[in-house]
RNA sequence: AGAGUUUGAUCCUGGCUCAGGAUGAACGCUAGCGGCAGGCUUAAUACAUGCAAGUCGAACGGUAACAGGGAUAGCAAUAUCUGCUGACGAGUGGCGCACGGGUGCGUAACACGUAUGCAACUUACCCUCUACAGGUGAAUAGCUCAGAGAAAUCUGAAUUAAUACACCGUAACAUUAUUUAAUGGCAUCAUUAGAUAAUUAAAGCUACGGCGGUAGAGGAUGGGCAUGCGUAACAUUAGCUAGUUGGAGAGGUAAUGGCUCCCCAAGGCGACGAUGUUUAGGGGGUUUGAGAGGAUGAUCCCCCACACUGGUACCGAGACACGGACCAGACUCCUACGGGAGGCAGCAGUAAGGAAUAUUGGUCAAUGGACGCAAGUCUGAACCAGCCAUGCCGCGUGCAGGAUGAAGGCCCUAUGGGUCGUAAACUGCUUUUGUACGAGAAGAAACCUCCGAUCGUGAUCGGAGCUGACGUUAUCGUAAGAAUAAGGAUCGGCUAACUCCGUGCCAGCAGCCGCGGUAAUACGGAGGAUCCAAGCGUUAUCCGGAUUUAUUGGGUUUAAAGGGUGCGUAGGCGGACUAGUAAGUCAGUGGUGAAAUCCUUCAGCUUAACUGAAGAACUGCCAUUGAUACUGCUAAUCUUGAGUUUAGAUGAAGUGGGCGGAAUGUGUCAUGUAGCGGUGAAAUGCAUAGAUAUGACACAGAACACCGAUAGCGAAGGCAGCUCACUAAACUAAAACUGACGCUGAUGCACGAAAGCGUGGGGAUCAAACAGGAUUAGAUACCCUGGUAGUCCACGCCGUAAACGAUGAUUACUCGAUGUGUGCGAUACACAGUACGCGUCUAAGCGAAAGUGAUAAGUAAUCCACCUGGGGAGUACGAUCGCAAGAUUGAAACUCAAAGGAAUUGACGGGGGCCCGCACAAGCGGAGGAGCAUGUGGUUUAAUUCGAUGAUACGCGAGGAACCUUACCUGGGCUUGAAAGUUAGUGACGGAUUGUGAAAGCAGUCUUCCCUUCGGGGCACGAAACUAGGUGCUGCAUGGCUGUCGUCAGCUCGUGCCGUGAGGUGUUGGGUUAAGUCCCGCAACGAGCGCAACCCCUAUCAUUAGUUGCCAACAGGUUAAGCUGGGAACUCUAGUGAAACUGCCCGCGCAAGCGGUGAGGAAGGUGGGGACGACGUCAAGUCAUCACGGCCCUUACGUCCAGGGCUACACACGUGCUACAAUGGUAGAUACAACGGGCAGCUACAUGGCAACAUGAUGCAAAUCUCUAAAAGUCUAUCUCAGUUCGGAUUGAAGUCUGCAACUCGACUUCAUGAAGCUGGAUUCGCUAGUAAUCGCGUAUCAGCAAUGACGCGGUGAAUACGUUCCCGGGCCUUGUACACACCGCCCGUCAAGCCAUGGGAGUUGGGGGUACCUGAAGUCGAUAACCGCAAGGAGUCGCCUAGGGUAAAACCGAUGACUGGGGCUAAGUCGUAACAAGGUA
Repeated sequence: AGAGUUUGAUCCUGGCUCAGGAUGAACGCUAGCGGCAGGCUUAAUACAUGCAAGUCGAACGGUAACAGGGAUAGCAAUAUCUGCUGACGAGUGGCGCACGGGUGCGUAACACGUAUGCAACUUACCCUCUACAGGUGAAUAGCUCAGAGAAAUCUGAAUUAAUACACCGUAACAUUAUUUAAUGGCAUCAUUAGAUAAUUAAAGCUACGGCGGUAGAGGAUGGGCAUGCGUAACAUUAGCUAGUUGGAGAGGUAAUGGCUCCCCAAGGCGACGAUGUUUAGGGGGUUUGAGAGGAUGAUCCCCCACACUGGUACCGAGACACGGACCAGACUCCUACGGGAGGCAGCAGUAAGGAAUAUUGGUCAAUGGACGCAAGUCUGAACCAGCCAUGCCGCGUGCAGGAUGAAGGCCCUAUGGGUCGUAAACUGCUUUUGUACGAGAAGAAACCUCCGAUCGUGAUCGGAGCUGACGUUAUCGUAAGAAUAAGGAUCGGCUAACUCCGUGCCAGCAGCCGCGGUAAUACGGAGGAUCCAAGCGUUAUCCGGAUUUAUUGGGUUUAAAGGGUGCGUAGGCGGACUAGUAAGUCAGUGGUGAAAUCCUUCAGCUUAACUGAAGAACUGCCAUUGAUACUGCUAAUCUUGAGUUUAGAUGAAGUGGGCGGAAUGUGUCAUGUAGCGGUGAAAUGCAUAGAUAUGACACAGAACACCGAUAGCGAAGGCAGCUCACUAAACUAAAACUGACGCUGAUGCACGAAAGCGUGGGGAUCAAACAGGAUUAGAUACCCUGGUAGUCCACGCCGUAAACGAUGAUUACUCGAUGUGUGCGAUACACAGUACGCGUCUAAGCGAAAGUGAUAAGUAAUCCACCUGGGGAGUACGAUCGCAAGAUUGAAACUCAAAGGAAUUGACGGGGGCCCGCACAAGCGGAGGAGCAUGUGGUUUAAUUCGAUGAUACGCGAGGAACCUUACCUGGGCUUGAAAGUUAGUGACGGAUUGUGAAAGCAGUCUUCCCUUCGGGGCACGAAACUAGGUGCUGCAUGGCUGUCGUCAGCUCGUGCCGUGAGGUGUUGGGUUAAGUCCCGCAACGAGCGCAACCCCUAUCAUUAGUUGCCAACAGGUUAAGCUGGGAACUCUAGUGAAACUGCCCGCGCAAGCGGUGAGGAAGGUGGGGACGACGUCAAGUCAUCACGGCCCUUACGUCCAGGGCUACACACGUGCUACAAUGGUAGAUACAACGGGCAGCUACAUGGCAACAUGAUGCAAAUCUCUAAAAGUCUAUCUCAGUUCGGAUUGAAGUCUGCAACUCGACUUCAUGAAGCUGGAUUCGCUAGUAAUCGCGUAUCAGCAAUGACGCGGUGAAUACGUUCCCGGGCCUUGUACACACCGCCCGUCAAGCCAUGGGAGUUGGGGGUACCUGAAGUCGAUAACCGCAAGGAGUCGCCUAGGGUAAAACCGAUGACUGGGGCUAAGUCGUAACAAGGUA
C1' cells in the first nucleotide's frame, strides 16, 4: 500500500466482499511447564447456610459464664459462700457504625468534566493558641418481684450508678440589638477601633506519668451552594410554563435562593431547538486510525446514584443511613390463627436465566481501618492459596553424524523414475523440563518487653529479644535417563500451498466471485504441500481499508443530486482611504490540567510479560502582559459597486375597452338530382320528406392565414388580427445628484402551462367518457361515423409538468471567426468602433466520455438548494394544506450483488442508401393427383441391427442384404479363445474315410514331409505363459475426413498515427469491376490469407512422329470391304509449341475503365468447362471406414455355426420411373456417335429354341478381336380419339440363367390376364446455350440381381430476361438498440401455487406518563380550653402536605385479531405481448 465482483470487451459512477488490529468473549478439535494479569457483559431475578462492625472495665451499676485466690463444711473428692483478682454475658454511657466493600436501577441533569466564585456556608476525630472547669438536684436501664403471650416481645411495682440528665453561679475576642468614626469594595456590604444593653458552659477517670471536659480564634482535612463552557438521538415532538418569571416581606436552612407562604406585577423559555419521547451513569482512560476522527466506558483511579419497591423522618459533626427505625406494597418464612419475622447490587455458595464466567479455602504475617493508655479485640478491606489456555510473556518436546536414498504408502510417460526423506534404524553427545532425595532465602520493620545514652520527671536515639497465612515456597545441589511432552487450519482466484481415487446439479462446499449434470487442484477420502504453534480455527462485536458523510478530503448537463419562478425576513458574506479601539487573531508569562495509563531513559525480578524511579507529554481551561497586518466595532471622508435625474429609442411584456375580415357550423330562400361521406378495403351515418354541390341573406361562437424568421419581449409559466387608454421593464447617451444604500437568501409572501373542482354565463369547432361500424383468434385499442363533460368568459380554488438549457443566483478574469436584433459614434456609400441581447463554429482549459468552450460544464469568490447502491417507495403511518381529486413532508421490515452513465465491436430492425445472385419477373419442363421402384417416419415383430433428421436427413453411409455380408433375433457350441507375434516340445501339413449332428463341432480309422552351406531353416500341430477380443458407451474428451454459409469477397498483420481505454485508421470516401479488380483522393505506408493467374479438358493453327489408326494421288484386287503394295497429304492419335493482351481504331473519362452489328481473328473482353473453398460459423456430421483418451464386458457385450430377420404393412412424407397418348402407338425398311470394359473375361461365326438361352467354335491381355444393335431421326404401312392397337400394374401358367441353395426373398423369357390413370388443389422445384427438354450408349459394385439409382458419354436441340417495386439469400456504408446464448434475443402485467416481512381492521389485551375528583398510613411542621404534670412539657384532638389506593374521561406506546391491501422471493404453470428496432399506433 491494496484486491475481487456489473460488460463480448472498455472507461467511469457506485454498492457489496476480503486481506490488518482489538476483545471481560463463546464454540469445535487439541494440550507439557512456568510467570504476570483477568474471570455473571444475561434476571437491580429469588435466595438455604456461614461469615462481612465493632470496641472501651483507664466512664458506670454490676457478676450470667470461665480461670485464680480466700472463707465455711468435709479425710478427700466435692459442695456452699465471697467481685477479692484476671476477666466479662446482658445493661447504662462514649466513640465508631455516613469509612471500607458491592452494583449501575434511576438520571440528558450543575449528574459529570473543566475553570472560577461564596462579601451566602459548615467540618467529629487531628494541630496551634487563648480562657475556664464552683455548687446542687431529680431520675432511669440493669437487678429483684408480679403478670400477659405460642413466639417476637410487652406491662406493672420496688430499688440503683455514671464522662447519662437537669438547675444555679461565673464569662467574652461568642451570639443578638442599638450606635460612633475611619478605611476598603462592582453591589448587597466588609474590615478595624469603640460605647451601651441582653443571652449562653463544663466531667470526670487514673498505675499520679497522664488521659479526658467547656468556650473561643486560627490551621488542616472533608463537605455544601452558585456560575461560564463542554456533554446522545428524533422536528413524522413547535410551541412550553401558574410557584410559572420577577419584586417587597416573612418562614425555613449550616448557608444563598419561589426552597416555602401572603401580597403585587405579567412575566420567563424557544428553530443558536424550548417542550415531549426514546436511549444512557459521567470522567481519567481503552481500542482503532498517518492524522482528523470513529467506537467504547470490563479490570485500576476520581465523582455521582442506588441498597426488595415507594414514602418519611429520627439520632448525629456528618445520613434522610446496604448488614438502623417507622409506614404502605409485593414476595418468602414461622404460627397455638390471636399475631410475628425477613431483605447477599458485602465474601463464599444455591436455584434460575444464558453461548458463557471460579472455592460455602487460609491468615490478620504484612498494608490499611474502628475502638482502646496499652496489651489487644474486630476486620470475606487486604494479603495469600484453589479452579479456568480467558489473555499477554517466556521455556521445552532434543543436538550432531548417519544413503542400499531400505521397506511401505502415494504419484507417473510404469523392466523404470519421483516423493515422504537424513526421515528412521544405528553411533555419539546434552539434561532445560519432569521424577526422586537433600539444602533453603527476601518479604520483619515496628508495636511491646529488657538494657543503655541525651536532656529532664516525658520524649528521642541506640542495642538485644518476640512475631510468616503464603510454605513440603522461590532458589541451589546430587542421581538416573532421550528419557515425560504436537497439534490445528488451509491448499480455484483474492491468498502462501497439487495430485490421485470416490461421487455425478446427488451428497455437499461457500467471506465475495462461485464450484458439483462421468476425466471436480472448489464436494468426501488419501498422499503431498503451506501457514501458525500449546495452541489452531469458527462465530459475535468495534475501528480500519471506506476520500463510501469528504474540516483535513466528495459531488449535483447525461451516472444519485439545482428548489418551477420571483420578492424578501433572520442569518452568512461584502468597495476605496484615514484615525481610534483591541472582541476575534498572534506572542510571552503565571495558575491549573489528581494518580495510574501512553512515550523516552534508567533500574528490579536469569529474560520477557510485569513492576519501580525520573523526565516528557496531557494538543485543554483560566488569568495577565504585549503586538495591531487582517477581520470586527466606533468616527470621518471618497466614488469605481448600487441607485436617482435628463434625453432618446424598442418590443406577440401585462390589464381593460372598441373594431375587422377569412374559415366553420346552423337557419331561411333559390338552383339542381341521386347519391354524398368515409377507408387499406368497407360499413355505421346523411339523402327522393330532395342530401352532397352551387348562389344569396342572416345568426353564433372560437381562433387570428400571409408578414413569420435561425427574429422579438417577459422572472418563470408564457405572449401574435387592428386600434385606444392605463401599467411595467431592460437598453443607449450625457455624467448632474445620493454616497456602499450591495450580493445571496432558511422560514415567509406572491406568481405559476395543461388537466381538474365550485358558482354563473356561453357553446361554432375540436373532443375524454359513451354508442355504433370495421379490423382481429380476441380488440373494452389503433381506423371510421356520431357524441357529452371540457375547450371560451367572469369570479374563486388547485399548485403540479421532460415547469428542461434535464445546467441555482451574483461578481471578476480568460485566444479567435462569423451571422443577426436594438441603440450610439463616425462619415469619404471608405473603414468597421462601442454597449446590451439572440445564435453557429472553434483555441487553451475542463470532462468518464458524449461534449462544453466569454450565454462555460474554464479560472476564482460569496450565499442558498440538493445527493450518498438497486428494489420495497415517492409507498405506509402521522402531520399540514385542499370542496374533492390530490399535493407537501416522508420511513421501516424484507430482498438483491448488482442497478447505472458514456463510448466500442458485433448482431439484429415490419430503419435508410448502394449492389449482386435462376432471388423475383419473362419463359421452358417438372413435382404435388395414378400405378410401380426406392428411402424415411410410424406401427408391428423374437429380431424387423446401427447411424443420418429445417435449409445442410430421407435412390443418404449402401458403387449391389437369398447364404456370406450382418453389426440384429432364436437355438446349438468354444473359453489364451476366430486371427497375428514370441518361447520350449512334436513331425508333419495334407489326402482318403466311419459314426453322430441342422451345421459348427465331437469321437475315431488308414496313409504321410521339403530345403540345407548340416549350424539350421520352411511348414503344420500343440501344453503352459506373455499378449487377446468388443460394429459396447461417450462425435459434448479427440485426430483425420466431410457438409453448409459460399467461389460469397471478404478476413487479418507489421510499423506509424488517433483515443485514458475497449478500439479506430489502413479496409472509409469518389469512380470502376465478376472480384478488398483497378484508379484517384486520404495519417497512413506496406504486407499476408483469399480474388485473378499459374494446372487439366475443350475450341484454331503449326511442327514432330506414323501403328493396331488414315487413304488424296499411283498400282494390284474383291460380289463387297485400306483388303494389299505403297504413301505421310488429310482425318485421327499424343508430345512440343503458337495464339487473346482492351494489343489496334472511334467515342466518353483525369485515370482505372466503359461503349461500338469497328477491324483483324478459330476464339473478344475471366472464350466454355473442371480442379482449386480465406478468417471463421453451426459443441453441424462421423468413436459403425480408420486412429485415439476415458469408462464398461472377459465361460461373455468376445468367438464359431444353422435357421430367421434387415424385404413385415391400416397409414404419412421425400426422391424417382412409367404413363395418361396422334409432335403418338404398332409393324417393316434404313442412316449417323462418343466415353468406356474384357482371360474364373468379352465372345465373332454356325446350329437349336418364338424367346430368355443352350451347344459347338474362332479371335483378342486388345487404336488390331469383342461387348457394339446406337436410339431419337428418315421412308413406308396401319390405328382415328376410344380407357383405345393408349397405359402397362396385378395375377395365372410354362420356362431360361446364376448360384451349395432362388420358400421366406433374384433377374430374365414366352403365352395369357389387362388395374389405376384422360395432364393433376393449395403449394412447390430445376434451368440463361450446345443450356433446358428429349434420345440412346458405357462403367463401377457384382456369382446373380431387385439399377427406374449413382457416375460418365455422345445424338437432336429450343424459348425468354422489360426490369430490380416485391419474396428469399448475400455484400458494403450509415442509423437506432434495454440484444451479446446476440430477435428462435430481451422483456411487462394480471391470474394460479408456496414462503417471508409489512399496512389497514369490528375489536381484545397490556404498559408507562399526565389531568380531575374522592380517600389517605407513617411522619415533619402548625394549632390547641377540658386529661396528666408545680412547671417545662406531654398525651390526646384538629389542620396542611404526602406514599399508596379508588373513580372518571382522554391522549400515547406495544402485543394480538376474523377479514383485507399492496410488496418481496421462488429452473421449466395460465393469458396476452406493453417496452427495447420507426418494437410494428415513435